[in-house]
This is a predicted structure of a 181-nucleotide RNA (Lysine riboswitch aptamer) from Paradesulfitobacterium ferrireducens. NCBI's taxonomy places the organism under Bacteria, Bacillota, Clostridia, Eubacteriales, Paradesulfitobacterium. Its mean pLDDT, the model's own confidence on a scale to 100, is 77. It matches the Rfam family "Lysine riboswitch aptamer". Rfam describes the family as follows. Riboswitches are metabolite binding domains within certain messenger RNAs that serve as precision sensors for their corresponding targets. Allosteric rearrangement of mRNA structure is mediated by ligand binding, and this results in modulation of gene expression. This family includes riboswitches that sense lysine in a number of genes involved in lysine metabolism, including lysC. Rfam links the family to the GO term lysine biosynthetic process.
RNA sequence: UAAGGCAAUAGAGGUGCGGUUGAUUAAGAGUACACAUCCCAAGCUCAGUCAGCGAUGAGGGAUGCUGGAAAGGAAUCACCGCCGAAGCGGGGGUUUGAGACUGGAGAACCCUGGCUGGGCGUGGGUUGAAUAAGCACACGACUGUCAUCCGGCACUGUCCGGAUGGAGGGCUAUUUGCAGU
Numbered sequence: 001u002a003a004g005g006c007a008a009u010a011g012a013g014g015u016g017c018g019g020u021u022g023a024u025u026a027a028g029a030g031u032a033c034a035c036a037u038c039c040c041a042a043g044c045u046c047a048g049u050c051a052g053c054g055a056u057g058a059g060g061g062a063u064g065c066u067g068g069a070a071a072g073g074a075a076u077c078a079c080c081g082c083c084g085a086a087g088c089g090g091g092g093g094u095u096u097g098a099g100a101c102u103g104g105a106g107a108a109c110c111c112u113g114g115c116u117g118g119g120c121g122u123g124g125g126u127u128g129a130a131u132a133a134g135c136a137c138a139c140g141a142c143u144g145u146c147a148u149c150c151g152g153c154a155c156u157g158u159c160c161g162g163a164u165g166g167a168g169g170g171c172u173a174u175u176u177g178c179a180g181u
Stems, first nucleotide, its partner, number of pairs: 001180001005178002007175005014083001016082004021078005033067002035064006043053002046103005086116003090112007117143002120140004125135003145166008153157001
């Protein structure tokens, strides 16, 4: 020791992200389920084996001025953690997975490396009770940041504006902290 390299620390993007921690509310839903009556009828449970129930009607359906939920998800407020906040999917592992065993759909957690700067709108897809909301994709403008080019000036600046392009492993700031010169 300018610029630059590594590291550390602190920050910014705003309809910013997440939590379920609590309260309230709508919906779920007059649904599932229970009970009563009637009809059909021999099998029923996620699959197999066992077990259990079943003509004293399992199971399915209809009726009811009978009773009647919950979970996941959502909104508002308060609180908390934050700015790869967070989300998705690939691989691996553990647990759970209807009465037991085996298996499976699904679910939770951990590791690993991959993609997406962010929110919004539209479209169909998927999940969902749902026209809510989530997720991925496509398109669209907007926005923040950096680079290049152009223009502006009462300010000559880490300035303002425009166009094009890139990506968060980025950007800004600080530190002789380290290396190098």